This is a predicted structure of a 328-nucleotide part of an RNA (large-subunit ribosomal RNA, domain IV) from an uncultured Alphaproteobacteria bacterium. It was read from a public genome assembly. Its mean pLDDT, the model's own confidence on a scale to 100, is 88. It matches the Rfam family "Bacterial large subunit ribosomal RNA". Gene Ontology terms of the family: ribosome and structural constituent of ribosome.
[in-house]
Context: one part of a larger RNA
RNA sequence: CUAUGUUGAAGGAACUAGGCAAAAUACUUGCGUAACUUCGGGAUAAGCAAGCCCCAUUUUAGGGCAACCUAAGGUGGGGGGCACAUACUAGGGGGUAGCGACUGUUUACUAAAAACACAGGGCUCUGCUAAAUUGAAAGAUGAAGUAUAGGGUCUGACGCCUGCCCGGUGCUGGAAGGUUAAGGAGAGAUGUGCAAGCAUUGAACUGAAGCCCCAGUAAACGGCGGCCGUAACUAUAACGGUCCUAAGGUAGCGAAAUUCCUUGUCGGGUAAGUUCCGACCUGCACGAAUGGCGUAACGACUUCCCCGCUGUCUCCAACAUAGGCUCA
Repeated sequence: CUAUGUUGAAGGAACUAGGCAAAAUACUUGCGUAACUUCGGGAUAAGCAAGCCCCAUUUUAGGGCAACCUAAGGUGGGGGGCACAUACUAGGGGGUAGCGACUGUUUACUAAAAACACAGGGCUCUGCUAAAUUGAAAGAUGAAGUAUAGGGUCUGACGCCUGCCCGGUGCUGGAAGGUUAAGGAGAGAUGUGCAAGCAUUGAACUGAAGCCCCAGUAAACGGCGGCCGUAACUAUAACGGUCCUAAGGUAGCGAAAUUCCUUGUCGGGUAAGUUCCGACCUGCACGAAUGGCGUAACGACUUCCCCGCUGUCUCCAACAUAGGCUCA
C1' cells in the first nucleotide's frame, strides 16, 4: 500500500451524479395507529411501554384418594448488572410526484425496467371437409373442438369517457357502363398451284377476374387550417369578414418520460433550489383503444423532501487477519 473486518472526540449528508457503502431498525406482549380507499385494505402504519432473578399471595384448566404435580395467568414486595427480546437470529420509517393496475416474464455472460405478459374491452374472419397454419401431395394441427367455439389484430384491472373527417390508401358490397388476355369467330388479304387445295395473315363480333366507376366502413392505415378587423383607459376579443379543406383538435390534460426559446412567470419548500411540488397556458411539436384523464393496492422501477442513523464527509486515526514490500 491492497483486501476483509473492528472501533472512534465534536459535528451529522457538509460527501456524492445519487445517502453509493456503512450504520441504524429488528422478537413477543399490552396500548395506540392518519390521509386515502375498489371498504378488502392502508397496517407490523406511525408512535409508546414492558420483558432477567427471588419471595409472598391468588385465579382458571387438567391429573391425583391425598400430599401434591403440570400448564396458563393476576396482585403485592424485594434483588443484581453499564446493559434483562443481554449471544446468534432478526422490518429503518414517513411525505410527494411520474410510470406500469396487480402476482408474473425478459436480454444464460454489461440492461429486470416505464419493456413483455396479464384478466378485462373492441374490431375482424370462420357454418365444419370451418377459417388459419404446415406440406409439390396424401395428410396433419386446428379438434376427437362447433360461433358461450376457433384464428388474426389492436388496446390493457377498475372508474369517467372515447369527439369530427370516408378526399387518399386498405377492406367490404355493387345483375349497369368503360377498358381488358387466351380462346371462339372469321369479312377479307397474301404466297403457291392449271385447278382442287395447302400455307400464312387477319377486320368486325364474342370474351373472366382485375382496373376505372358507384356506395359503405376509422377500437381499418391515417388526418383533424390560415389571414384580417372589432367592446366607452389599455389589453383582450364573446362577434364579424375572407381564403382553403375530406374535416379543421371536442372532453380532458398541459414548460409534461412530450416545452426549442427556458433556469418561461407566479406561489411553496431552503439562508441560498437549472432538480422537486402547486398553478398559469404563449401546446416550437398533448389529445381520446398507435387510447385520453383519474385511481386504492402493489414495485430490488424513477424524482424530490423530512425524521432516525451513521467515518459518506469536515479529516483522518488506531487495531486484527491475509497478501504485497525489505532482510534472513